[in-house]
Predicted 3D model of a 371-nucleotide RNA (Bacterial RNase P class A) from a Pseudomonadales bacterium. NCBI's taxonomy places the organism under Bacteria, Pseudomonadati, Pseudomonadota, Gammaproteobacteria, Pseudomonadales.

């Protein structure tokens, strides 16, 4: 000096002036609502986005069991709860800092692996090696015959071909070939014997557990996919601020059909049982209203110090009162400052996860180059 990796804080500041929304004092107008003139204060986010997950609250509603469905899957602990978070444990990336994970089961069963390849299961031999017969090609000596050289005759060495047996070590294919490497032994080879390793049983030692590490025994066999069906464990009522309560006002306590006195029919996810209700319920025409109030902001809330805890976070003491619109509030302007300002606007209210992104600052790890 560069390149990464982890974190935590910020999201223009300061002043003035007009403008918008709430609250409070304090006055005038007003039928209940409201409306106005002064003051004093507050007034979008760290992700308000997705709308993926869990609540709180409302109502169905006094809500139970059961099938099916649906989520979640190492351990342990946090938490109001969660598929989040915090520690650890396997397993994988990276040189490292660190960073992922859809991580129960394949010996309960059922599918699936295309192409190539002998052959991916009712398992097998294309190339190959080995051993033995036939053939034949070249070669060496022996021995017989005879004519100096030729011919036979059996023996052996090798090379081709081609039949039988033997092999799955070497070579191909393939993502993967039926446990790996190595030695040894065979006619050549093979767990065929032994070592390591890996598999399976059994038991000992940490640890709460996941798991880890130790011994013994056993030649021990198709793999591999569950984000295929499936098995196991745990776990689950709907719908939702447009939920819902009240007041005013205004219309038609409206009409047709059709099932039906209980063995029917209705009751917020299907389906059965149980429980309520009951002259109920279903279709289908046709009217009135859309107005204001209230859920709507003290939250599972935020800060500080203590204190327990490896940490998520507990527990105590103090302080502070943090936006509440409703066709939808915060804007324009001058002046200054510097780290030059990115993503991006609440609609009931927390906890989280994901994505979008600018600044500033701290630890950490690697490279290089000086001293």
């Nucleotide at each position: 000096a560069g390149a990464g990796u982890c974190a935590a804080c910020u999201a223009g500041g300061c002043a003035a002036u007009c403008g918008c929304c709430g609250u409070c004092c304090c006055g005038u107008c007003u039928u209940a609502g409201g409306a106005u003139a002064g003051g004093a204060g507050g007034g979008a986010g760290g992700a308000a986005a997705g709308u993926c997950c869990g609540g709180g609250c409302u109502c169905c509603a006094c809500a139970g069991g059961g099938u099916a469905a649906g989520g979640u899957g190492c351990c342990a602990g946090g938490u109001a709860a969660c598929u989040c978070c915090u520690g650890g444990g396997a397993g994988g990336c990276g040189u490292g800092a660190g960073c992922c994970u859809a991580c129960g089961g394949a010996a309960a069963g059922u599918g699936c692996a295309g192409c190539a390849g002998a052959a991916a299961a009712u398992a097998u031999a294309c190339c190959g090696c080995c051993a033995g017969g036939u053939c034949u090609g070249c070669g060496a000596g022996a021995c017989u015959g005879u004519u100096u050289a030729c011919a036979g005759u059996a023996u052996u060495g090798u090379g081709a071909g081609u039949c039988u047996g033997g092999u799955a070590a070497g070579g191909g294919u393939g993502a993967a070939a039926u446990g790996g490497u190595g030695c040894g032994g065979u006619a050549a080879g093979a767990g065929c014997g032994c070592a390591c390793c890996g598999c399976g049983u059994u038991g000992g030692c940490g640890g709460u557990a996941a798991c880890g590490u130790c011994a013994a025994c056993g030649g021990c066999a198709g793999u591999g996919u569950a984000a295929a069906c499936c098995c196991c464990a745990c776990c689950u009522g709907g719908a939702g601020c447009a939920a819902g309560a009240c007041c005013a006002a205004a219309u038609a306590g409206g009409a047709a059909u059709c099932c039906u006195a209980a063995u029917g029919c209705u009751g917020u996810g299907a389906c059965c049982c149980a429980c309520a209700g009951u002259u109920g319920g279903a279709u289908u025409c046709g009217g009135g209203u859309a107005g204001g109030u209230c859920g709507c902001u003290a939250a599972a809330g935020a800060u500080a110090c203590a204190u327990g805890g490896u940490g998520a976070c507990g527990u105590g003491u103090a302080u502070c009162g943090u936006a509440g619109a409703u066709g939808a509030a915060u804007g324009a302007u001058u002046g200054u400052c510097c780290u030059c300002g990115a993503c991006a606007g609440a609609a009931c209210c927390c906890g989280g996860c994901u994505u979008a992104c600018g600044g500033u600052u701290g630890a950490c790890u690697c490279u290089c180059a000086u001293c």
Of the family's consensus pairs, 98% are formed in the model.